The prediction has a mean pLDDT of 83. Large-subunit ribosomal RNA, domain II from Candidatus Moranbacteria bacterium GW2011_GWA2_39_41, 671 nucleotides, folded computationally. Its Rfam family is "Bacterial large subunit ribosomal RNA". Its family is annotated with ribosome and structural constituent of ribosome in the Gene Ontology.
Context: one part of a larger RNA
RNA sequence: ACCAACGAGUUAAUUCUGUAUUGUCUGACUAAGCUACUUUCGUAGUGGAGUCAUAGUGAAAGCGAGCCUUAACGGGCGACAUGAUAGUGCGGAUUAGACCCGAAGCCAGGUGAGCUAUUUAUGAGCAGGGUGAAUUUCGAGUAAAAUCGAAAGGAGGCCCGAACCCACGAGCCGUGCAACACUCGGGGAUGACUUGUGAAUAGAGGAGAAAUUCCAAUCGAACUUGGCGAUAGCUGGUUCUUCCCGAAAUAGCUUGAGGGCUAGCGUCCUUUAAAUGAGCACAAGAGGUAGAGAUACUGAAUGAGAAUCCGCGGUUCGCCGUAGGCUUCUCAACCAAACUCCGAAUUCUUGUGUUUCUUAUCUGGGCAGUCAGAACUCCGGGGCUAAGCUCGGAGCUCAAAACGGAAACAGCCGAGAUCGCAAUCUAAGGUCCCUAAAUUCAUAUUAAGUGGUAAAGGAGGUGAAGUUUCUUAUACACCUAGAAGGUUGGCUUAGAAGCAGCCAUCCUUUAAAGAGUGCGUAACAGCUCACUAGUCUAGAGACUUCGCGCCGAAAAUUCAACGGGGCUAAAUAUGAUACCGAAGAUGCGAGUGUUGGUAGGGAAGUGUUCCAUGCGCACUGAAGCGGAAGGCGUGAGCCACCGUGGAGUGCAUGGAAGUAAGAAUGUUGGU
Numbered sequence: 001a002c003c004a005a006c007g008a009g010u011u012a013a014u015u016c017u018g019u020a021u022u023g024u025c026u027g028a029c030u031a032a033g034c035u036a037c038u039u040u041c042g043u044a045g046u047g048g049a050g051u052c053a054u055a056g057u058g059a060a061a062g063c064g065a066g067c068c069u070u071a072a073c074g075g076g077c078g079a080c081a082u083g084a085u086a087g088u089g090c091g092g093a094u095u096a097g098a099c100c101c102g103a104a105g106c107c108a109g110g111u112g113a114g115c116u117a118u119u120u121a122u123g124a125g126c127a128g129g130g131u132g133a134a135u136u137u138c139g140a141g142u143a144a145a146a147u148c149g150a151a152a153g154g155a156g157g158c159c160c161g162a163a164c165c166c167a168c169g170a171g172c173c174g175u176g177c178a179a180c181a182c183u184c185g186g187g188g189a190u191g192a193c194u195u196g197u198g199a200a201u202a203g204a205g206g207a208g209a210a211a212u213u214c215c216a217a218u219c220g221a222a223c224u225u226g227g228c229g230a231u232a233g234c235u236g237g238u239u240c241u242u243c244c245c246g247a248a249a250u251a252g253c254u255u256g257a258g259g260g261c262u263a264g265c266g267u268c269c270u271u272u273a274a275a276u277g278a279g280c281a282c283a284a285g286a287g288g289u290a291g292a293g294a295u296a297c298u299g300a301a302u303g304a305g306a307a308u309c310c311g312c313g314g315u316u317c318g319c320c321g322u323a324g325g326c327u328u329c330u331c332a333a334c335c336a337a338a339c340u341c342c343g344a345a346u347u348c349u350u351g352u353g354u355u356u357c358u359u360a361u362c363u364g365g366g367c368a369g370u371c372a373g374a375a376c377u378c379c380g381g382g383g384c385u386a387a388g389c390u391c392g393g394a395g396c397u398c399a400a401a402a403c404g405g406a407a408a409c410a411g412c413c414g415a416g417a418u419c420g421c422a423a424u425c426u427a428a429g430g431u432c433c434c435u436a437a438a439u440u441c442a443u444a445u446u447a448a449g450u451g452g453u454a455a456a457g458g459a460g461g462u463g464a465a466g467u468u469u470c471u472u473a474u475a476c477a478c479c480u481a482g483a484a485g486g487u488u489g490g491c492u493u494a495g496a497a498g499c500a501g502c503c504a505u506c507c508u509u510u511a512a513a514g515a516g517u518g519c520g521u522a523a524c525a526g527c528u529c530a531c532u533a534g535u536c537u538a539g540a541g542a543c544u545u546c547g548c549g550c551c552g553a554a555a556a557u558u559c560a561a562c563g564g565g566g567c568u569a570a571a572u573a574u575g576a577u578a579c580c581g582a583a584g585a586u587g588c589g590a591g592u593g594u595u596g597g598u599a600g601g602g603a604a605g606u607g608u609u610c611c612a613u614g615c616g617c618a619c620u621g622a623a624g625c626g627g628a629a630g631g632c633g634u635g636a637g638c639c640a641c642c643g644u645g646g647a648g649u650g651c652a653u654g655g656a657a658g659u660a661a662g663a664a665u666g667u668u669g670g671u
Base pairs, nucleotide, nucleotide: 001671002670003669004668005667006666011096012095013094015093016092017091018090019089020088021087022086023085024084025083027052028051029050033046034045035044036043037042056063057062066077067076068075069074099237100236102234106227107226108225109224110223111222117201118200119199120198121197122196123195124194125193126191128160129159130158131156135152136151137150138149139148140147164188165187166186168185169184170183171182203219205215206214207213212221240605241604242603243602244601245600250263251262252261253260254259264370265369266367267366268365269364276360277357278356279354280353281352282351283350284349285348286347291342292340293339298336299335302332303331304330305329306328307327309325310324311322312321313320314319373398374397376395377394378393379392380391381390382389403414404413405412418590419589420588421587423586424585425584429580430579431578432565433564434563438577440576441575442574443573444572445571451567457551458550461548462547463546464545465544466543467542468541469540470539479534480533481532482531484508485507486506489503490502491501514529518527519526606660608657609656610655611654612653613652614651615650616649617648624644625643626642627641630639631638632637
């Protein structure tokens, strides 16, 4: 891992309640006990003790279809009124382990110191080498000592280092040789040393050179048995079929927030049958949002002008000027979720009407589940007008919804699957190939593979529309020629001559020519432009708006930002006609409920074991097991047939349950 078997809503209670059904009713029922029968279980009778009901109400006295309360008004519980009681089945509650498995733990009684900690009694062990304390003796030395030298001596939690004990480093091992080992190094090694054996200390405890360390691979309280099926608002699991309906993820309260209670929303029974409900129309109301507004308030806020006063300057004291200040006024433009003189649409409430739906409504009750919601669209708060973010409101889908589209894709688009059909029409979306259907039609655009990612910004890309200027008195562009004189204008400057800079910017000759557009020079020179003529010839220039493109454009494993191939349409825009396309619609058949469905409610059935009664089957082959192929049932399943097997077993009607297995890191066995 697989297979088989086992494996979870049960039982009890003079308990409470609902529902179905049965008996009795001028109320219903007996309990213990007793009697009879009986092999046992028990059955029949007797037994009215008692329980419920028959009247309520009040704390009670009490009163009574009424009673209580209040000064009263009124209010509360009843009667009018919808049966009572006993049994049985089923739904639910309560109390019990109460659907099953699952703690860590708490308490009590015992068992442990053959591991380990400390202690105790009695034993044992420590190769070899080194160092050389005290002390003593001899000598020297001293007044005597001290002191010095030599020899003897053999101390030490002394030194080096085996056994022995330990465990500091590294490697190795890490499904190991090993639930802590091995290898090479390391520390102690006469001591607070190591060790054998016997003994002591016990869990609310012992022991501890002290680490929450040890007390038998177990220690912030050992192990074991019991209380015990502890408790678990937590996790997991919970076994046959078909049919009908079908939620919630919200509010309030909660030592409450992943739990509960009541309400909301579901289902079943019951009452109500009327314009009750939903929709629509009309009418009457509610409101202060969107928008808008500013002499209608509160506040914010810009510019211009005016006036008095203050400040400053001038003054002929009459006043004048003023980059400043306060206040007021006028004009213009303008802002607000917590501004409103105003003010929609949608919405909400009530009424009337309407047969569009047709009970969807309402009353009372039984049984629930739900209290983690999610994306999307719109309106808002928070955030960065960030988030697959978060919190509200209105809707929608998912949740609990399959099918078609979006390549794939709960929440987007289309559409709501009763079953069958190799029938038809469509939706969204598509029609070159993958791939069902147009290489369809018309008119344009795009050249970027734009399409098939992105901004500010940039650009003689290209198409369309428009405004305007010049132009046969010849425009625009090319080409030829000219572009002069006063004058090197004045100033400045070393110089400044059109062209460093400042000021001015005239006059003349002309077809025309600036006191000069740019380059250039040290300054001149030189080139060029404006301007003019000639030549040529019909359009040329400037600007605005719109469509589609271009650049801006860098990411991590080749293409990887059309699903792919590939496409210049098979791209884009505007139109047109066909076709394809779903579990939608239609058709035919089945079925009668327009029948998707999680939690959940309700209804009807199948199967297993046993019991009672009746009827059967079976060695001419029971059960069980195996077998694609026959028949019946919507289905759970049932029947037939063949093989195997070798002794029991079925059907009908009822009854009773150890009554259905795929999941529980399920249990046991097997492979």